[in-house]
RNA sequence: GCGAGUAUGGUUCAGUGGCAGAAUACGUGCUUCCCAAGCAUGUGACGCGGGUUCGAUCCCCGCUACUCGCA
Numbered sequence: 001g002c003g004a005g006u007a008u009g010g011u012u013c014a015g016u017g018g019c020a021g022a023a024u025a026c027g028u029g030c031u032u033c034c035c036a037a038g039c040a041u042g043u044g045a046c047g048c049g050g051g052u053u054c055g056a057u058c059c060c061c062g063c064u065a066c067u068c069g070c071a
Stems, first nucleotide, its partner, number of pairs: 001070007010024004018054001026042005047063005
C1' cells in the first nucleotide's frame, strides 16, 4: 500500500427497517446476629459524519480504532 472482518450499558455477548435485550457489575429493599449466598426492584448503551427511507442500531458511502491476511 491492497483486501476482509469487528465496533451495542462498567464488562462479556444477543438482536432486528418501527418498543434495544440477557448475564454480570452497580444502587435500594427483603432475608441473616454479621458477611457471603438467595429473592425483588431500579439506573445505565447501538464508535463518528453523511446518504437512502415515512422511519436506520440494522441498508449504502466515508472517517476513526482494533484484528486477520497479502505484498
Predicted 3D model of a 71-nucleotide RNA (transfer RNA) from a Minisyncoccota bacterium.
RNAcentral holds the sequence, with entries from ENA.
The coordinates come from a structure-prediction model, not an experiment, and the mean pLDDT is 81.
It matches the Rfam family "tRNA".